[in-house]
Context: one part of a larger RNA
RNA sequence: UCCGGCGAGUUAUCGUCAUUGGCUCGGUUAAGACCUUACGGGUCGUAGCCAGAGGGAAACCAAGUCUGAAUAGGGCGACCAAUGGUCAAUGGCGAUAGGCGCGAAACCUAGUGAACUACGCAUGGGCAGGUUGAAGCGCGGGUAAGACUGCGUGGAGGACCGAACUCACCAGUGUUGAAAAACUGGGGGAUGACCUGUGCGGAGGACUAAAAGUGUCAUCAAACUGGGAGAUAGCUCGUUCUCUCCGAAAAUACUUUAGGGUAUGCCUUGGGCCACUAUGUGAUGGGGGUAGAGAGACUGAACUGGGCCGGGGGUCUUCCCGACUACCCGCCCUAACCAAACUCCGAAUACCAUCAUAACUAUCCCAGGAGGUAGUCCGUAGGGGAGAAGCUCUACGGUCGAGAGGGAAACAACCCAGAUCGCCUGCUAAGGUCCCAGAAUUCCACUCAGUCACAAAGGAUGUUUGAUUGCGAUGACAGCCGGGAUGUUGGCUUAGAAGCAGCCACCAUUUAAAAAGUGCGUAAUAGCUUACCGGUCGAGCAGUCAUGCACCGAUAAUGAACGGGAGUAAGUGGAAUGCCGAAGCAGCGGGCUCAGCAAUGAGCGGUAGGAGAGCGUUCUCGGAUAGCGAGCCAUACCGUAAGGAUUGGUGGAGGAUCCGAGAAGUGAUUAUGCCGGA
Numbered sequence: 001u002c003c004g005g006c007g008a009g010u011u012a013u014c015g016u017c018a019u020u021g022g023c024u025c026g027g028u029u030a031a032g033a034c035c036u037u038a039c040g041g042g043u044c045g046u047a048g049c050c051a052g053a054g055g056g057a058a059a060c061c062a063a064g065u066c067u068g069a070a071u072a073g074g075g076c077g078a079c080c081a082a083u084g085g086u087c088a089a090u091g092g093c094g095a096u097a098g099g100c101g102c103g104a105a106a107c108c109u110a111g112u113g114a115a116c117u118a119c120g121c122a123u124g125g126g127c128a129g130g131u132u133g134a135a136g137c138g139c140g141g142g143u144a145a146g147a148c149u150g151c152g153u154g155g156a157g158g159a160c161c162g163a164a165c166u167c168a169c170c171a172g173u174g175u176u177g178a179a180a181a182a183c184u185g186g187g188g189g190a191u192g193a194c195c196u197g198u199g200c201g202g203a204g205g206a207c208u209a210a211a212a213g214u215g216u217c218a219u220c221a222a223a224c225u226g227g228g229a230g231a232u233a234g235c236u237c238g239u240u241c242u243c244u245c246c247g248a249a250a251a252u253a254c255u256u257u258a259g260g261g262u263a264u265g266c267c268u269u270g271g272g273c274c275a276c277u278a279u280g281u282g283a284u285g286g287g288g289g290u291a292g293a294g295a296g297a298c299u300g301a302a303c304u305g306g307g308c309c310g311g312g313g314g315u316c317u318u319c320c321c322g323a324c325u326a327c328c329c330g331c332c333c334u335a336a337c338c339a340a341a342c343u344c345c346g347a348a349u350a351c352c353a354u355c356a357u358a359a360c361u362a363u364c365c366c367a368g369g370a371g372g373u374a375g376u377c378c379g380u381a382g383g384g385g386a387g388a389a390g391c392u393c394u395a396c397g398g399u400c401g402a403g404a405g406g407g408a409a410a411c412a413a414c415c416c417a418g419a420u421c422g423c424c425u426g427c428u429a430a431g432g433u434c435c436c437a438g439a440a441u442u443c444c445a446c447u448c449a450g451u452c453a454c455a456a457a458g459g460a461u462g463u464u465u466g467a468u469u470g471c472g473a474u475g476a477c478a479g480c481c482g483g484g485a486u487g488u489u490g491g492c493u494u495a496g497a498a499g500c501a502g503c504c505a506c507c508a509u510u511u512a513a514a515a516a517g518u519g520c521g522u523a524a525u526a527g528c529u530u531a532c533c534g535g536u537c538g539a540g541c542a543g544u545c546a547u548g549c550a551c552c553g554a555u556a557a558u559g560a561a562c563g564g565g566a567g568u569a570a571g572u573g574g575a576a577u578g579c580c581g582a583a584g585c586a587g588c589g590g591g592c593u594c595a596g597c598a599a600u601g602a603g604c605g606g607u608a609g610g611a612g613a614g615c616g617u618u619c620u621c622g623g624a625u626a627g628c629g630a631g632c633c634a635u636a637c638c639g640u641a642a643g644g645a646u647u648g649g650u651g652g653a654g655g656a657u658c659c660g661a662g663a664a665g666u667g668a669u670u671a672u673g674c675c676g677g678a
Base pairs, nucleotide, nucleotide: 001678002677003676004675005674006673011097012096013095014094015093016092017091018090019089020088021087022086023085024084026050027049028048032044033043034042035041054061055060064076065075066074067073100238101237103235107228108227109226110225111224112223119201120200121199122198123197124196125195126194127192129161130160131159132157136153137152138151139150140149141148165189166188167187169186170185171184172183173182204220206216207215241614242613243612244611245610246609251264252263253262254261255260266371267369268368269367270366271365272364277362278361279358280357281356282355283354284353285352286351292345293343294342299339300338305333306332307331309330310329311328312327313325314324315323316322375400377398378397379396380395381394382393383392384391405416406415407414420590421589422588423587425586426585427584431580432579433578434565435564436563440577441576442575443574444573445572446571452567458552459551462549463548465546466545467544468543469542470541471540479536480535481534482533483532485509486508487507490504491503492502515530519528520527591604592603593602594601595600615667617664618663619662620661621660622659623658624657625656628654631650632649633648634647637644638643
């Protein structure tokens, strides 16, 4: 993982609502008693309970009562009316019980454990072999005597090497192991704080511990076993047949509350009410202070030019009076502007009301049952953030959630469109129409970049269309030929400064024209060149603005920016007419629901959830049927489904089948479910 079996809303009591039934000149018995029997029951039994009157804390009063000084007002009742009352059965839900099932970690209590292991006590045992050679002692040397010293002897040591023994440092293997800690090769200790046998001791908030929260029988930051016990679990998982009708929410308030609840909103079922009541549209009438706008209408912000009006600072003068100011503030005039917490103004929507109108709409009230209170993305208006986020918080709308189908290559939330069932019918939506791949042609422009088919600031004689300014046959623009001079090397500065380091000035003359010089250049000159003028040539030239499409900008890690092929249109913009295209709409046929007497009409996506109708299993009771045939295997038949037959084979139980009723240990692909098997 698979197969088979087992496996989860039950029972009792109380309450409440619905349905059905009995009684209602109220209903009903409990314990108990009597009778009977096929053991199912029947008859008594009125103690009690509910109803029959309420109000008040109560005394108490009473169709009223309480509050109150009140005969006021108000609260709760009565009157009216529908109907109501009570006792059962069945069903929904709630309460109390383990209360749909499984699941803790824990807490308490009574016991069992030191056969593992830690420590201690008692009593035993073990340590091949080799090495080193302490103290002491003896003899000699030495000394006054010592000290000291040589040679021996001796045999100390948490001494040395190294087996047994013991430990467990390294590596490899093993890792569903040979093994729930080992094996192999190395390693440490090996006369000691050594190793070890046997017996004994103390234990669960306790023992033990050369101390690691270590060990206390493969269990330890509190052992194990039984019990309280089905602890509790606002948590996770699971919760078993079918069809039909309707169908949510992810919000508000409060919450030791935030992944839980309670109330309300939203769903469902039953009943009531039917009214221009709710809703849409139109008209009319309202209030508003948003968008916008505004500033000599306030509060603020911000600011151009001026007045020199006021105050302060500074400088100068000084006896005072004063003068200046490219400093600061205020005020006035003037120009242009800004604001969520500014407003002299002020929409569209929205909201409220009245009238009219539409509709296959249904709000509203009472009662039973819920679920839900983690939402998501998109569009729009805003707050937070960085005018970030598939970010976050609101409002309004939509989708998904709970929604299939077509399109967007693929793609919950985008575009189109809401699936009752069937059909080898038709028409369309979005989107498409060269091939993959259903369907296309015509016309007018643009684009040359494969742009199309990712991207900005910025850049650019790409090109389209338009507007506008200037020059131009008295010859423009570009090119070519020629001129481009004189006072003068202007003055100053400077070593020098001659058009061209720098400062000042920028005149005059001859001219067709020519700067006291545009750039290069020289140490300074020189030289080249430009402005400017003439000639040649012969028709447009030079700018500015707007606009369509293109170009550059363009760099990321496996190969990826039309879905691919390919395309110069099969790209882009515009125009026209077709066609394709969905579970949409239509056609034909069937089913169901609701409304209706009918004819007929409308409807039938669906998670949580509500409501309804059924299928099947086991047992019991009543009736019926066949004398047979339970179970198992196959089966193209019937039914909308759960399911039900038929026929054949097998089998050989003792009961089977059908109809009606009743009672449940009543339906399993999921609970890391349990048991068995593969």

Large-subunit ribosomal RNA, domain II from Caulifigura coniformis, 678 nucleotides, folded computationally. It matches the Rfam family "Bacterial large subunit ribosomal RNA". NCBI's taxonomy places the organism under Bacteria, Pseudomonadati, Planctomycetales, Planctomycetaceae, Caulifigura.